[in-house]
Context: one part of a larger RNA
Molecule: large-subunit ribosomal RNA, domain IV
Organism: Candidatus Hodarchaeales archaeon
RNA sequence: CGACCGUAAGGGAAUUCGGCAAUCUAGCCCCCUUAUCUUGAGUAAGGGGUGGGUGUAUUCGUGAGCAUAACGAGCGAAAGCACCUCGCAGUGACUCGGUCCAUCCGACUGUUUAAUAAAAACAUAGCAGACCGCUAGCGCGAAAGCGUUUGAACGGUGUGUGAAUUCUGGCCAGUGGCAGGUAGUCAAAGCCCGUAAGACGGCCUAAGCCCUGCUAAACGCCGGGAGUAACUCUAACUCUCUUAAGGUAGCCAAAUGCCUUGUCGUGUAAGUUACGACGUGCAUGAACGAAUCAACGAGAUGGACGCUGUCCCUACGGUGGGCGGGGCGAA
Numbered sequence: 001c002g003a004c005c006g007u008a009a010g011g012g013a014a015u016u017c018g019g020c021a022a023u024c025u026a027g028c029c030c031c032c033u034u035a036u037c038u039u040g041a042g043u044a045a046g047g048g049g050u051g052g053g054u055g056u057a058u059u060c061g062u063g064a065g066c067a068u069a070a071c072g073a074g075c076g077a078a079a080g081c082a083c084c085u086c087g088c089a090g091u092g093a094c095u096c097g098g099u100c101c102a103u104c105c106g107a108c109u110g111u112u113u114a115a116u117a118a119a120a121a122c123a124u125a126g127c128a129g130a131c132c133g134c135u136a137g138c139g140c141g142a143a144a145g146c147g148u149u150u151g152a153a154c155g156g157u158g159u160g161u162g163a164a165u166u167c168u169g170g171c172c173a174g175u176g177g178c179a180g181g182u183a184g185u186c187a188a189a190g191c192c193c194g195u196a197a198g199a200c201g202g203c204c205u206a207a208g209c210c211c212u213g214c215u216a217a218a219c220g221c222c223g224g225g226a227g228u229a230a231c232u233c234u235a236a237c238u239c240u241c242u243u244a245a246g247g248u249a250g251c252c253a254a255a256u257g258c259c260u261u262g263u264c265g266u267g268u269a270a271g272u273u274a275c276g277a278c279g280u281g282c283a284u285g286a287a288c289g290a291a292u293c294a295a296c297g298a299g300a301u302g303g304a305c306g307c308u309g310u311c312c313c314u315a316c317g318g319u320g321g322g323c324g325g326g327g328c329g330a331a
Base pairs, nucleotide, nucleotide: 001321003319004318005317006316007315008314010312011311014310019307027050028049029048030047031046038163051085052084053083054082055081056080058078059077060076061075062074065071086090098305099304100303101302102301103300104299105297106296110122111121126161127160128159130157131156132155137148138147139146140145165291166290167289169222170221171220174219175218176215177214178213179212180211181210184209185208190203191202192201223241224240225239226238227237250284251281262278263277264276265275266274
């Protein structure tokens, strides 16, 4: 000097991006237990006890003996009571949860980037659409054949969403899908005309295109400008342009809001964070799900109590290292 430990008066997060790290807490017994709610959160929170000795009553087990439905010395166990006693301290070491409040996300247990990511990502039960009646549909293969299938729609394949609860609005113009169509378009082959052989030309014509409908839990999309109420402001109301339809219920400066540290309130002495509201929302919004949400989380954020060398502000000690100096001894 750095590593790993130990202890620190007074203060107690003033440190720091951030209580990171390290303390605190801890076993068992008893008491007590808020809000909310999908009835579990829960060891919630909070409080008390705990060693040793002696005595004593109860219950249970075993059981010498015995006159055997019984009684029962002795021994053991459980959980009490009383008195005594030691220490700073009795789960004396070891073992051994810090806790609470609120918000976001994901319902949950689970899975994942072997070696920088464990998560809000994936999965999940549940929900919904599509294909498929079995020589099926889907997949592998050049084929034979094989899997799903020892199966048969309460089944299989493939897709989206993602527990439960309350719901899931409008639009089929575009793209896609499905169904249909006597007309149109339309290739080769075939036929007709023609020729020495032909070309050109004509007829017929499948799918497709086209046309007509349907379909959004298919891909997706869901406006603008003016005026108007007896203070002002605002506009239930009216006019107008325009679209396939003009964003409904909800929700919000949100993990989504540029302006923005929006405005108001709460919390602090002081708060770009946080929470509760507001909403002309640059650019929220309904299975690309919307809202809500008990339980759960090595998830993200803010706050409080306790606790502490994180800090004020460092100090001392232990263990084993590195380097330097000095002494002694040997070569």